[in-house]
RNA sequence: ACUGUUCUUCGGGGUAUGUGUAAUUCAUAACCGACGGUAACGGAUGCCUGUGCAUCCGAAGUCCGUGAACCUGCCGAUGCAGGCCGAGCCGGUGAGAUUCCGGCACCGACGGUAAAGUCCGGACGGGAGAAGAACGGG
Numbered sequence: 001a002c003u004g005u006u007c008u009u010c011g012g013g014g015u016a017u018g019u020g021u022a023a024u025u026c027a028u029a030a031c032c033g034a035c036g037g038u039a040a041c042g043g044a045u046g047c048c049u050g051u052g053c054a055u056c057c058g059a060a061g062u063c064c065g066u067g068a069a070c071c072u073g074c075c076g077a078u079g080c081a082g083g084c085c086g087a088g089c090c091g092g093u094g095a096g097a098u099u100c101c102g103g104c105a106c107c108g109a110c111g112g113u114a115a116a117g118u119c120c121g122g123a124c125g126g127g128a129g130a131a132g133a134a135c136g137g138g
Base pairs, nucleotide, nucleotide: 002137003136004135005134006133007132008131009130010129015029016028017027018026030118031117032108033107034066035065036064037063041058042057043056044055045054046053047052061106062105070083071082072081073080074079088104089103090102091101092100110121111120112119
């Protein structure tokens, strides 16, 4: 290097107008994108002088997985187990792209309330995970 245990910190974004008694819920037009992986793009550094190689960092809401929520069972409760778990095509370049470029689409738990991805609430919660510390193994 790698790895075990314990602990600390961090860990989700987004609205205007119109109608109406009433809507951030309808209509019209906007806006938003958690975590890990992959990635032909971008950046940095090094080697080296081909415009090449190596290393590191960043890069997908719709690809592969994860998480919250929701449902069921057990249960006094914490919690545990299981279930459920949204949405992308067309064109371009190319050896190779669902990731790059262009175009047009699409998606978003539960409860409340004039019907909600954007408001209020459970939630000063939980959490995938990220960074670090201590003590061990090796």

The RNA shown here (FMN riboswitch aptamer (RFN element)) has 138 nucleotides. The model forms 100% of the base pairs in the Rfam consensus. The sequence was found by an Rfam model in a public genome assembly. Its Rfam family is "FMN riboswitch aptamer (RFN element)". Gene Ontology term of the family: FMN binding.